[in-house]
Context: one part of a larger RNA
RNA sequence: GGAUGAACGCUAGCGGCAGGCCUAAUACAUGCAAGUCGAGGGGCAGCACGGUUUUCGGACUGGUGGCGACCGGCGCACGGGUGCGUAACGCGUAUACAAUCUACCCAAUACUGGAAGAUAGCCCGAGGAAACUCGGAUUAAUAUUCCAUAGUAUCACAGAUAGGCAUCUUGAAGUGAUUAAAGAUUUAUCGGUAUUGGAUGAGUAUGCGUCUGAUUAGUUAGUUGGUGAGGUAACGGCUCACCAAGACAAUGAUCAGUAGGGGUUCUGAGAGGAUGAUCCCCCACACUGGCACUGAGAUACGGGCCAGACUCCUACGGGAGGCAGCAGUAGGGAAUAUUGGUCAAUGGGCGAGAGCCUGAACCAGCCAUGCCGCGUGCAGGAUGACGGCCUUCUGGGUUGUAAACUGCUUUUAUAUGGGAAGAAAAAGGUCUUGCGAGAUCAAUUGCCGGUACCAUAUGAAUAAGCACCGGCUAACUCCGUGCCAGCAGCCGCGGUAAUACGGAGGGUGCAAGCGUUGUCC
Numbered sequence: 001g002g003a004u005g006a007a008c009g010c011u012a013g014c015g016g017c018a019g020g021c022c023u024a025a026u027a028c029a030u031g032c033a034a035g036u037c038g039a040g041g042g043g044c045a046g047c048a049c050g051g052u053u054u055u056c057g058g059a060c061u062g063g064u065g066g067c068g069a070c071c072g073g074c075g076c077a078c079g080g081g082u083g084c085g086u087a088a089c090g091c092g093u094a095u096a097c098a099a100u101c102u103a104c105c106c107a108a109u110a111c112u113g114g115a116a117g118a119u120a121g122c123c124c125g126a127g128g129a130a131a132c133u134c135g136g137a138u139u140a141a142u143a144u145u146c147c148a149u150a151g152u153a154u155c156a157c158a159g160a161u162a163g164g165c166a167u168c169u170u171g172a173a174g175u176g177a178u179u180a181a182a183g184a185u186u187u188a189u190c191g192g193u194a195u196u197g198g199a200u201g202a203g204u205a206u207g208c209g210u211c212u213g214a215u216u217a218g219u220u221a222g223u224u225g226g227u228g229a230g231g232u233a234a235c236g237g238c239u240c241a242c243c244a245a246g247a248c249a250a251u252g253a254u255c256a257g258u259a260g261g262g263g264u265u266c267u268g269a270g271a272g273g274a275u276g277a278u279c280c281c282c283c284a285c286a287c288u289g290g291c292a293c294u295g296a297g298a299u300a301c302g303g304g305c306c307a308g309a310c311u312c313c314u315a316c317g318g319g320a321g322g323c324a325g326c327a328g329u330a331g332g333g334a335a336u337a338u339u340g341g342u343c344a345a346u347g348g349g350c351g352a353g354a355g356c357c358u359g360a361a362c363c364a365g366c367c368a369u370g371c372c373g374c375g376u377g378c379a380g381g382a383u384g385a386c387g388g389c390c391u392u393c394u395g396g397g398u399u400g401u402a403a404a405c406u407g408c409u410u411u412u413a414u415a416u417g418g419g420a421a422g423a424a425a426a427a428g429g430u431c432u433u434g435c436g437a438g439a440u441c442a443a444u445u446g447c448c449g450g451u452a453c454c455a456u457a458u459g460a461a462u463a464a465g466c467a468c469c470g471g472c473u474a475a476c477u478c479c480g481u482g483c484c485a486g487c488a489g490c491c492g493c494g495g496u497a498a499u500a501c502g503g504a505g506g507g508u509g510c511a512a513g514c515g516u517u518g519u520c521c
Base pairs, nucleotide, nucleotide: 001521002520003519004518006517007516008515009514010513013374014373015372016371017370018369019367020366021332026330027329028328030327031326032325035074036073037072040071041070043067044066047065048064049063050061051060052059053058081285082284083283090210091209092208093207094206095205096204097203100202101201105198106197107196108195109194110193111192112191113147114146115145116144123136124135125134126133127132153178154177155176156175157174162169163168183190184189185188211257212256213255218248219247220246223245224244225243226242227241228240229239230238260282261281262280263279265274266273267272287308288307289306290305291304310321311320312319313318338364340363341362342361346360347358348357349356350355377408378407379406380405387399388398389397390396391395413458414457415456416455417454418453422448428441429440430439431438432437465510466509467508468507469506470491471490472489476505477504478503479502480501486493487492
């Protein structure tokens, strides 16, 4: 000098764009953050409509819109948070899978026949303070099961042909065995099953790179390898039985400490050094530890089970909970924001769609935390006014064109008026079309926000501070003090003439900021 997720002191007019718990992965009151589908199902708690009845209070009725709870499907593995752990194939980069899986989506082929028994709900009853649980009867499905059919699927036999990368791969014609399905409605579609290929996502393996310490020198028993078996989507000591005795290490094993990694960011001429906030990619975690279930996918933040610590309820028998989601609270701290609005846009989930949900997202609020921009007026004006300060003191110098005064302008401010873009559509009608889809028509949809922006009026009107002035380092005099009080980044100032302390006048620098402190280069 540059930089900063900064803090502190003094000060403060506005806007745009960014950023905002670096500490206690401490504990959490309250609200919200993941639902959706009635075009899968039985149904009907509540609402509205209709109908029947009525003693005019009401009662009955799934008939219609719709729909609580329930069964079922899809989603909840995304999105959002944090950086505890991890020195590791975790990450980065380059490869490989002839050792693999992939719901929804796309393309293609074939099929979608028949039957059965349950169970939630509803109803009846029982237990419990509650959480909730149990028994009986009865009922449906795109829930579950069985039968049929079946191949480019799987398994066994057989292997022509072609190829490679070592194990090998491909697999024509053929034989046998095994395995499937679900319907809905507005009748035109949406679904369902099997298989192949694609796309996307994931898994695994390997080369190289990846902090400090030797005042850590030896480490290892599923350890290292083999055979066989099990297991997995898949290779593999991944697991197990048996066999062998290996494997790693001074090119630093093991141990200990520290740490999420990268793209980046800061600095620097570069080499390098430092860094990993915001944004993007990957990883890990979800009160602590362990475990599996479901599922295409989890060993699952707002799912489950067990144990533990903590908090809460309790009728003492037993139960409930997990903000490292968004706000917010307490605590810690030098220190970090609103218990806001909207689904209008973008995106996600479900749905045929309308739509519903979405603290993702978009906006608004707070904070000079940063960067950038604008303003606090411009021109004239000498009796060089008053006052202050200095002085060699009837005087002079300086503050200083500064003020007063005259003229001008109106960014900004205030008031009034006008007033956006961000919206494209989807849905609907018409036309084209075998289907996807396309064209066209008229309409609807804006949180922000009557905001940005524009115009008019008024009037210099609403707006300057902070640090420094001995040298380094731009900027000097007076008074006070008297090694005191104090200053100080270094050198050093102060003991009676202090440009170094305190005040004043003057000056210098930067400016809505200025200085100090911390950290990095």